[in-house]
RNA sequence: CCUCUGGAAAGCCGGCGCGAUGCGAGUCGCGCCGCACCGAAGGAGUAAGGGCGCCCAGGCCAACCCGGGGCCCGAAUCUCUCAGGUUCCGCGACAGAGG
Numbered sequence: 001c002c003u004c005u006g007g008a009a010a011g012c013c014g015g016c017g018c019g020a021u022g023c024g025a026g027u028c029g030c031g032c033c034g035c036a037c038c039g040a041a042g043g044a045g046u047a048a049g050g051g052c053g054c055c056c057a058g059g060c061c062a063a064c065c066c067g068g069g070g071c072c073c074g075a076a077u078c079u080c081u082c083a084g085g086u087u088c089c090g091c092g093a094c095a096g097a098g099g
Stems, first nucleotide, its partner, number of pairs: 001099006011035001013034009036086003042082001043080003049073004054069003058065002
């Protein structure tokens, strides 16, 4: 990396429009808007620790040491909810088996 299998959460919410079906009432699907939610596509934040030819302070001086600041790197199933998702289907971090 590939194949198969397992795989949670949250509105089957409301309004408007379009399409399908139907004699009709209605039902189903899609789009947009609204409010409410979920976290396990993706994305983002970050601890210890590390780095810096930067700033300040101390060690008599110091290219060395040490302390503070600033910047950078730095994990997640934590956090944010941008994206994505909220009947089923599907997606799906992650896990198992095989190659």
Predicted 3D model of a 99-nucleotide RNA (Glycine riboswitch aptamer) from a soil metagenome. It matches the Rfam family "Glycine riboswitch aptamer". Rfam describes the family as follows. This family represents the bacterial glycine riboswitch. The sequence is in RNAcentral, with records from MGnify. The model forms 90% of the base pairs in the Rfam consensus.